Annotation
The RNA shown here (SAM riboswitch aptamer (S box leader)) has 105 nucleotides and comes from Aureibacillus halotolerans. Taxonomically the source falls in Aureibacillus (Bacteria, Bacillota, Bacilli, Caryophanales).
RNA sequence: CUCUUAUUAUGAGAAGGCUGAGGGAAUUGGCCCUUUGACGCCCGGCAACCCGCAUUUGUGCGAAGGUGCUUCUUCCAACAGACAUCAAUGUCUGGAAGAUAAGAG
Repeated sequence: CUCUUAUUAUGAGAAGGCUGAGGGAAUUGGCCCUUUGACGCCCGGCAACCCGCAUUUGUGCGAAGGUGCUUCUUCCAACAGACAUCAAUGUCUGGAAGAUAAGAG
């Protein structure tokens, strides 16, 4: 990097430390956060994929270790379909893309 499977509306410092201007994956449109300190790093925390224990094999409990996460649903939309509406538009379902984990090449 590619493929497969699973998850993707829970949760986690409004006031810990450092830093100092951008950030919310990319494109477009929209909407937001941010010198009252963003992003990032450390610390803390959350979760429970791998993991440990038990098991009636459905699952339950745990958190030492490997990851991950810690504004807004993956911030929303983009493609297809259904429904409502005169329309603008809205709601729902699925898909695509992305993210994470486990496995394979």
The sequence is in RNAcentral, with records from Rfam. Model confidence (mean pLDDT): 80 of 100.